[in-house]
């Protein structure tokens, strides 16, 4: 250069054309003489731009960032 792969809460995932889950982590409450275990609850995410669609996180194009090959 070229070609392929990834991008989803702080971090680790899972997910499908129709409200996006979990785990762990935070906050705030219960429980305890405290501290840790435990319970409750509450906030928080589809890298970016366009496009197809009634509807896009998903399908399609381009940038970006990382990663693998080949030269």
């Nucleotide at each position: 250069g070229c070609g392929a792969g990834u991008a989803u809460g702080g971090u680790u995932u899972a997910g499908u054309g129709g409200u996006a889950g979990a785990a762990u982590g935070a906050g705030u409450c219960c429980u305890u003489c405290c501290c840790a275990a435990g319970g409750a609850u509450u906030a928080g995410a589809c890298g970016g731009g366009g496009g197809u669609u009634c509807g896009a996180u998903u399908c399609c194009c381009c940038c970006u960032a990382c990663u693998c090959g080949c030269a």